[in-house]
The prediction has a mean pLDDT of 81. This is a predicted structure of a 110-nucleotide RNA (SAM riboswitch aptamer (S box leader)) from a Bacteroidota bacterium. The source organism's lineage runs through Bacteria, Pseudomonadati and Bacteroidota.

Parts: sequence; structure tokens; C1' cells
RNA sequence: GGCUUAUAGAGAAAGACGGAGGGAUUAGACCCUGCGAAGUCUUAGCAACCUGUGCUUACAAGGUGCUACGUUCUACUCAUCCGGCUCAAGAAGGAUGGGACAGAUAAGCG
Repeated sequence: GGCUUAUAGAGAAAGACGGAGGGAUUAGACCCUGCGAAGUCUUAGCAACCUGUGCUUACAAGGUGCUACGUUCUACUCAUCCGGCUCAAGAAGGAUGGGACAGAUAAGCG
């Protein structure tokens, strides 16, 4: 990296090195960033998926994970509503909600 299942509400940062990007990817928007991005290390913390104890939902914290906003929004689709160009049907465009896809994390599998 592939497949399956589950979850995404909340929570939790300082220091050192580093030196220009980052928010997964494509496009657009928006946001963070020399008052120091990514990344690495140290320490601290959050959470409770696996795990352990207990045995019925409690405690612990060994394996992961995580510690800006927030899986940032739009894109594909469905529903409802607005819209008002047209002779008309119906469109452009917009709002709200759901879903899909994709990505993330965990556990399992080959």
C1' cells in the first nucleotide's frame, strides 16, 4: 500500500533544533505562518480503539493515535425552499438538510 468493520461530539502544548511553507490529494475560495510553516527530538498532556483488572459499564494506562480553526468550505447526487430569464416548460444562480466518493484513526484479515 490492499480488503472488512467501527468511529469522528468533545478533549489536550511547552521547549530545543530547523528555516518556508502548512491546513491529505486536484481546482477555486478561506484560514494559519519570519511575532517562525513543515519536519525531528525532549518533556508534558488528552482520549479510551486494542489491552489489563473487575464483571456490566467502572478503574488503570501497556500498544497505537492525537494535542490551531474543522474531516475548513464548494465540486458528485437526492430532497425541500428561494429565485425569475422565457410565450411557456423549464434553466442559470442561491440556501438548508441527507447521502455518496475521497481522506483520517483504530481493530482484524490476506